Predicted 3D model of a 493-nucleotide part of an RNA (small-subunit ribosomal RNA, 5' domain) from Candidatus Elulimicrobium sp.
Its mean pLDDT, the model's own confidence on a scale to 100, is 87.

[in-house]
Context: one part of a larger RNA
RNA sequence: GAACGAACGCUGGCGGCGUGCUUAACACAUGCAAGUCGAACGAGCACUUCGGUGCUAGUGGCGGACGGGUGAGUAAUACAUAGAUAACCUGCCCUUGAGUGGGGGAUAACUAGCCGAAAGGUUAGCUAAUACCGCAUAAUGUGGUCAAUUGAGAUGUUGAUCAAGAAAGGAGCAAUUCGCUUUUGGAGGGGUCUAUGGUCGAUUAGUUAGUUGGUGGGGUAAAGGCUUACCAAGACGAUGAUCGAUAGCUGGUCUGAGAGGACGAUCAGCCACACUGGGACUGAGACACGGCCCAGACUUCUACGGAAGGCAGCAGUGGGGAAUUUUCCGCAAUGGGCGAAAGCCUGACGGAGCGACGCCGCGUGGAGGAUGAAGUAUUUCGGUAUGUAAACUCCUGUCAUCAGGGACGAAAGAAAUGACGGUACCUGAGGAGGAAGCAUCGGCUAACUACGUGCCAGCAGCCGCGGUAAUACGUAGGAUGCAAGCGUUGUUC
Numbered sequence: 001g002a003a004c005g006a007a008c009g010c011u012g013g014c015g016g017c018g019u020g021c022u023u024a025a026c027a028c029a030u031g032c033a034a035g036u037c038g039a040a041c042g043a044g045c046a047c048u049u050c051g052g053u054g055c056u057a058g059u060g061g062c063g064g065a066c067g068g069g070u071g072a073g074u075a076a077u078a079c080a081u082a083g084a085u086a087a088c089c090u091g092c093c094c095u096u097g098a099g100u101g102g103g104g105g106a107u108a109a110c111u112a113g114c115c116g117a118a119a120g121g122u123u124a125g126c127u128a129a130u131a132c133c134g135c136a137u138a139a140u141g142u143g144g145u146c147a148a149u150u151g152a153g154a155u156g157u158u159g160a161u162c163a164a165g166a167a168a169g170g171a172g173c174a175a176u177u178c179g180c181u182u183u184u185g186g187a188g189g190g191g192u193c194u195a196u197g198g199u200c201g202a203u204u205a206g207u208u209a210g211u212u213g214g215u216g217g218g219g220u221a222a223a224g225g226c227u228u229a230c231c232a233a234g235a236c237g238a239u240g241a242u243c244g245a246u247a248g249c250u251g252g253u254c255u256g257a258g259a260g261g262a263c264g265a266u267c268a269g270c271c272a273c274a275c276u277g278g279g280a281c282u283g284a285g286a287c288a289c290g291g292c293c294c295a296g297a298c299u300u301c302u303a304c305g306g307a308a309g310g311c312a313g314c315a316g317u318g319g320g321g322a323a324u325u326u327u328c329c330g331c332a333a334u335g336g337g338c339g340a341a342a343g344c345c346u347g348a349c350g351g352a353g354c355g356a357c358g359c360c361g362c363g364u365g366g367a368g369g370a371u372g373a374a375g376u377a378u379u380u381c382g383g384u385a386u387g388u389a390a391a392c393u394c395c396u397g398u399c400a401u402c403a404g405g406g407a408c409g410a411a412a413g414a415a416a417u418g419a420c421g422g423u424a425c426c427u428g429a430g431g432a433g434g435a436a437g438c439a440u441c442g443g444c445u446a447a448c449u450a451c452g453u454g455c456c457a458g459c460a461g462c463c464g465c466g467g468u469a470a471u472a473c474g475u476a477g478g479a480u481g482c483a484a485g486c487g488u489u490g491u492u493c
Stems, first nucleotide, its partner, number of pairs: 001493004006489005013362006019355002021320001026318003030315003035062003040059002043056005069273003079197007088190003093186002097182004101135001103133002110125006142163008169178003199245003206236003211233008248270004252263004275296005298309004326352001328351003334348001335346004365395004375386004399434001401429005409420001437482005442463003448477005458465002
C1' cells in the first nucleotide's frame, strides 16, 4: 500500500447491487418447511333440479434418497485430474418388438365387545381393488450344456439345444387415451477399480494375523480377504510405514510485476453428517435431517402402570461471544412433487424488512459579492488571520417533501392471472429551504500559534516528548488529509 463475512470509538442525508453466528455440531418455547391422486378401491358424510356434484379417515400408487442446512468427523472408503469396467446397476423420460388369457383366497376401513389415564391395543364378524397368490402362454430376455468366432486373455459375439419365469385395469357413448407385463437401444444418474497430485512432526522407527497370497464354500448389481474353512509365510517401511497433531476437498478468493505466499465466507461441483452410538427394513435408489428398531444422555406428559421428542430447514428464544437480521409477503415468475386435467403442496424460490457490513453513484447548492463588516484568535498595538467566507443580489431544483399519471417482468388460441407495488419511471408545485463529520499538524509525514500544566497530568507505530517560555500533554484559534464517513484494533499478502 492492498484486502476483510470484521469488531470498537465518534459521526451519519439518499439510492442501486451485494452481503450478514467466523464463537457453543450448545439447548430449544411457538408456527410453518412434503405431499398428492376419488380418472386404482370399497365405505362414510353433505348438497341435489334425482341427472349427479363436493369432501375424505382407510386400502392402494407415486413422491418423501430431490430440494434446503451444517463442516463435527475424515490425511484417505474423501477431493482434483486422467483413465478402466473383458467386474456393474439404473424408477420416471425417449426409442424397438411382443403381449395384456383364465381363476382364487384374504385384509384395512366399517360393525359389535373388551383393555388402557393417555399413547394405543385386542377379539369376533363383513367387504373392494391397478393390494396379494396359483394356472396358461412367451423370445432376440434369464439359467444350463455344446460348437464357432474376435482377442494376449472370454465371463464378449454368433448358432444349436434343454429348463424355469409375466401382466391390471381406469376414463370416455365411441373413436381413443392413460396405464400394466416382457424386451432392444439411448439419455441422464450412480457403484467399483487404477495412476498421479495437494499439511506438519523422527523429541513417533519399526508396523501388521484376515495381516500378504493361494484353493474350496458363501455373499454382492458388481472385481476383490468382502466373508469363512484349510494351506503357504508373507505384506508395508528413511522415496518416511506406523503413531501423533491439524484439516472437509476443489473451481476459486486475497496479495504480488511475476515466481510465490496465505485463505477455502457468499456462488458452483464433490464428500461427510443429521441429539450420541449401533442396526437393518422398504425401495430403482437410503442403511434414510422433518422414516423404523435397540441402547445412552437430556427434556416433556403421567392416573406411576407407562408414553412422547430431536431447528447443523425458515423465522424466532436462551446461552456463549468483540460480533452477525423479520416469529414478514407471495406462489405472480423460475424450478420441483403428485394429478388425465382443473389444481393442490412447495420458509426451494421470487420479494420486502433490519444493519454505512462492503462496493458503486449522488447530494448537502451555483454565480456575483471588499467597508476586507461583526465576532473570535493573535499582536511588536501599527496590524495580521479566519476571508469571498458571511451578510447582500441574481439563479437552479439533483436528492428529500407533497400532488397527478403509472409500468416491463405475463408465457400458453382468446380472455383471465403481479407478492413486489401505486414500487420504478414521467409530469407538476413550493422553497436554499431538510442533509458534515472524523483524524491529524516534532521527524518519518501534508499541516503552527496562544494559553494551561510543570518528569505531574498525560502522549507514543519507531525515534522519543513533559522537571516554568512544550509547534510532541490538555484546550482554543488556524491549517492539512479523507469524506457519509473517519480513525483505532485484529488478520493475510